[in-house]
Molecule: transfer RNA
Organism: uncultured Bacillales bacterium
C1' cells in the first nucleotide's frame, strides 16, 4: 500500500430483506429471608431536563448522504483485529 472484519448501557453480548434500541448474562442498588452474613427470591439499573412524578429530548466510534423512518443502506474518516505484498 491492497483486501476482509469489528466498534451498541459499568462489563460481556443480542437485535440488520430499514419500522418501539439495548433481549439475555455479569456487576451494582434497594427490599424479603437470616442472630448476622452467604446463597436464594423480588424490584430497579443509558444520559439529560423535569422539586418528585407524569412526561420531554438525546443516545449504536465520528462526519455527511439516502429515506416518512437508519444499529441496519451509501460515501468519507478514526481506532482496532486478521490476511496479502
Nucleotide at each position: 500500500g491492497c483486501c476482509c472484519g469489528g466498534a451498541u448501557g459499568g462489563c460481556g453480548g443480542a437485535a440488520u430483506a430499514g419500522g418501539u434500541a439495548g433481549a439475555c448474562g455479569c456487576a451494582c442498588a434497594a427490599g424479603a429471608c437470616u442472630u448476622a452474613a452467604a446463597a436464594u427470591c423480588u424490584u430497579g439499573c443509558g444520559a439529560u431536563c423535569g422539586a418528585u412524578g407524569a412526561g420531554g429530548u438525546c443516545g449504536u466510534g465520528c462526519c455527511a448522504g439516502u429515506u416518512c423512518g437508519a444499529u441496519u443502506c451509501u460515501g468519507g474518516u478514526u481506532c482496532u483485529g486478521g490476511g496479502c505484498a